Record summary:
Bacterial RNase P class A from a Porticoccaceae bacterium, 385 nucleotides, folded computationally. Its Rfam family is "Bacterial RNase P class A". It is annotated as a ribozyme. Its mean pLDDT, the model's own confidence on a scale to 100, is 76. The gene name in the source record is rnpB.

RNA sequence: CGAGUUGGCCAGGCAAUCGCUGUAUUAAUGUCUCGAUCAUUCGCUUGCGUUUGAGAGGGUGUAUUGCAGAGGAAAGUCCGGGCUCCAUAGGAUAGAGUGCCAGGUAACGCCUGGGGGGCGAGAGCCUACGGAAAGUGCAGCAGAGAGUAGACCGCCGAUGGCUUCUUCGGAUGCACAGGUAAGGCUGAAAGGGUGCGGUAAGAGCGCACCGCGUUGCUGGUAACAGUCAACGGCAAGGUAAACCCCACUCGGAGCAAGACCAAAUAGGUUUCCAUAAGGCGUGAUCCGCGUUGGAAACGGGUAGGUCGCUUGAGGUAAGCGGUGACGUUUAUCCCAGAUGAAUGAUUGUCCUCGACAGAACCCGGCUUAUCGGCCAACUCAACCU
Numbered sequence: 001c002g003a004g005u006u007g008g009c010c011a012g013g014c015a016a017u018c019g020c021u022g023u024a025u026u027a028a029u030g031u032c033u034c035g036a037u038c039a040u041u042c043g044c045u046u047g048c049g050u051u052u053g054a055g056a057g058g059g060u061g062u063a064u065u066g067c068a069g070a071g072g073a074a075a076g077u078c079c080g081g082g083c084u085c086c087a088u089a090g091g092a093u094a095g096a097g098u099g100c101c102a103g104g105u106a107a108c109g110c111c112u113g114g115g116g117g118g119c120g121a122g123a124g125c126c127u128a129c130g131g132a133a134a135g136u137g138c139a140g141c142a143g144a145g146a147g148u149a150g151a152c153c154g155c156c157g158a159u160g161g162c163u164u165c166u167u168c169g170g171a172u173g174c175a176c177a178g179g180u181a182a183g184g185c186u187g188a189a190a191g192g193g194u195g196c197g198g199u200a201a202g203a204g205c206g207c208a209c210c211g212c213g214u215u216g217c218u219g220g221u222a223a224c225a226g227u228c229a230a231c232g233g234c235a236a237g238g239u240a241a242a243c244c245c246c247a248c249u250c251g252g253a254g255c256a257a258g259a260c261c262a263a264a265u266a267g268g269u270u271u272c273c274a275u276a277a278g279g280c281g282u283g284a285u286c287c288g289c290g291u292u293g294g295a296a297a298c299g300g301g302u303a304g305g306u307c308g309c310u311u312g313a314g315g316u317a318a319g320c321g322g323u324g325a326c327g328u329u330u331a332u333c334c335c336a337g338a339u340g341a342a343u344g345a346u347u348g349u350c351c352u353c354g355a356c357a358g359a360a361c362c363c364g365g366c367u368u369a370u371c372g373g374c375c376a377a378c379u380c381a382a383c384c385u
Base pairs, nucleotide, nucleotide: 002380003379004378005377006376007375008374009373010372012350013349014348015347016346017345018344020069021068022067023066024065026063028062029061030060031059032058034057037054038053039052042049043048044047071356075367076366078365079364080363081362082361083254084253085252086251095250096249097248098247099246100114101113102112103111104110115129116127117126118125119124130245131244135243136242137239138238152184153183154180155179156178159177160176161174162173164171165170192210193209194208195207196206197205211234212232213231214230215229216228217226218225219224258307259306260305261304268298269297270296271295272294273293274292279289280288281287314333315332316331317330318329319328320327321326351354
């Protein structure tokens, strides 16, 4: 130089004009059945009611001027919490989830550090990583045999059987019974590996080394580790994102949560007034019920409005503690809050010509999408010089 790894940051810039949302401002202005106070009319219960007018101030609309105005993912809605309402003695079961160890955190399935395993030449990356000697289940094809193993080929044939010879001791041959897991074959996988001994041939059958397991010791908070010691010939194949076992965690619904104000119309309840004719309660009267008409009050809901709503597990800087996630102290800052729902459009100019994409109660994560650029730390086999 080139090729990479990890972490962090930016997300077209500048200017002008016109809009939109919020907020503040103004000796601007419209409106209000908000209104202290003052004057005034009438009434009496003589300090209240009422009529009219003025009216500081307040609410609200418009205008003026200033300021602020999407993201690293605002997304998926997959986890965890705050907040709100509902439910809730305690315990157990069911169901769901998590799953090496330690720490961080409000909490987590997240993050940090460490251990085991795997990948890479390395920086580094990936990891659902408890239990298969509690039980049950499952494993296509191939293959002799697939889970208390299995004789297809091969090897042997010591022992038994048969054949031939015999000096009668045995020898030779057959591969019938049988033995055998060394070698071959099938398969993803065939019940430790290598060597020596051993044997008829073989075999942890015996031994050495390696591997494995158990117990102890040592180191480590632990997971776990070991040129450690003793014991065990090896029992205990795989699969638990199969049932299951073990340990731990978990109430439900969600801002359309929820709280408040509250029309018109219809309906409800209560009270009062009137009720021709008619009905029911005994024929009549009273009275009651009920009908019809009207008035007042009450309460619930709807339309609509207000709150919830953005000062928060908040940001920035520095110091301190910690390997780190993170914690803590001090200083400082306020950084969208809409509700048909704003955050835009046009023009000029410059460049490297601009990706994915738009808040809706709020946070912490994860995942997915993303033109390009910058910074820091680190690595490098081959190739070229």
Record summary
Of the family's consensus pairs, 94% are formed in the model.